This is a predicted structure of a 376-nucleotide RNA (Bacterial RNase P class A). Of the family's consensus pairs, 95% are formed in the model.
RNA sequence: UUUGCUGUGCGAGACGAUCGCGCGGUCUGCGUCGGCGGGCCGUGAGGAAAGUCCGGGCUUCACAGGGCAGGGUGCCGGAUAACGUCCGGUGGGGGUGACCCCAAGGAAAGUGCAACAGAAAAGAAACCACCGGGCAGAAAUCUGCCCGGAAAGGGUGGAAUGGCGGUGUAAGAGACCACCGGCGGCCCGGUAACGGGUCCGCGCUGUGUAAACCCCACUCGAAGCAAGACCAAACAGGAGACUGUGCGGCGGCCCGUCGCGUCUCCGGGUAGGUUGCGUUCUGUCGUCGCAAGGCGGCAGAGGAGCUGUUCGGUAACGGACAGUCAAGAAAGAUGAUCGUUUAAUACAGAACCCGGCUUAUUGCACGGCAAAGAGC
Numbered sequence: 001u002u003u004g005c006u007g008u009g010c011g012a013g014a015c016g017a018u019c020g021c022g023c024g025g026u027c028u029g030c031g032u033c034g035g036c037g038g039g040c041c042g043u044g045a046g047g048a049a050a051g052u053c054c055g056g057g058c059u060u061c062a063c064a065g066g067g068c069a070g071g072g073u074g075c076c077g078g079a080u081a082a083c084g085u086c087c088g089g090u091g092g093g094g095g096u097g098a099c100c101c102c103a104a105g106g107a108a109a110g111u112g113c114a115a116c117a118g119a120a121a122a123g124a125a126a127c128c129a130c131c132g133g134g135c136a137g138a139a140a141u142c143u144g145c146c147c148g149g150a151a152a153g154g155g156u157g158g159a160a161u162g163g164c165g166g167u168g169u170a171a172g173a174g175a176c177c178a179c180c181g182g183c184g185g186c187c188c189g190g191u192a193a194c195g196g197g198u199c200c201g202c203g204c205u206g207u208g209u210a211a212a213c214c215c216c217a218c219u220c221g222a223a224g225c226a227a228g229a230c231c232a233a234a235c236a237g238g239a240g241a242c243u244g245u246g247c248g249g250c251g252g253c254c255c256g257u258c259g260c261g262u263c264u265c266c267g268g269g270u271a272g273g274u275u276g277c278g279u280u281c282u283g284u285c286g287u288c289g290c291a292a293g294g295c296g297g298c299a300g301a302g303g304a305g306c307u308g309u310u311c312g313g314u315a316a317c318g319g320a321c322a323g324u325c326a327a328g329a330a331a332g333a334u335g336a337u338c339g340u341u342u343a344a345u346a347c348a349g350a351a352c353c354c355g356g357c358u359u360a361u362u363g364c365a366c367g368g369c370a371a372a373g374a375g376c
Stems, first nucleotide, its partner, number of pairs: 001372010012342008021044010046347001050358002053356005058224004070220005075089005090104001091102004105215002110213002112209003127154002130149008162180002165177003181204001182202004186197004228275004237266006246260005279302010303325001305324008
């Protein structure tokens, strides 16, 4: 220099002008008290808010214990609240390499399947070629047919019963032998997966496939914030009271009783409202509200939030300290236009929250490493 591999950060910002929206606070106008407005201040999307694929918090329901069915996971060690995630290793595969990929237990419990091709796809198989014997062709060589041997050669296939050389044989074959490979044992290293060994034993029959059924081990209750919790009119209902006469009916009066009225209480929880819900909880004070509860101040405790420093660890991560904590709607806000500037023209919009994974993404910035070539 070229071609590659890999990691991290940012992801639209700043300034000015005009118009506009949600939430909170504060001031204020109008009101038929149900509300409707205005000014000012503060604050207002993401790295994936997405897919809803895993794990957890939270909520309601279920639940003595055990089993069946069903789902999930599956090399080893560690991290974590937990995980199918992450980190570090092992083994296998790919790449010259940096590096990348792998659901990676069991095929000797059983079952199924293995298209096409091929003679044969599992206690299997003889198509061609090979060898022996018999018969025929006049005939030892050659040809044909029949019986047998043989998995060594060819051919088919993703895959055909370990490889290679020899001995052996009619031809052959782990039939036997050396080497390689395999399995088991032992020894050494490692927490382990596993690795190594000039060691010992076994000729080593028994294909592949389990993100096929299945077996083994471990593990899993169900539904989800429209989950759920709370307050609570009006009407109807129940109970009680109404002083020696509340009113009316039972054809006069009293008791009694029935109906009505007023008031109080009750349970249910409709209309409506509040909350869950925006760091969390508790206490307290102020204020608003009929209430549930909201908002604000102060104090304390907590957090699986964020940022920084430091310590431990190879790392994931953990401890300590300091600072900080930031949208919360219910037709659903977070915007639009113009100018200057910048590389900024990408993917994309919160809806209970958090940890991951996966997918989408114009571009900008900063590292680390490999191979090849050239120069010093």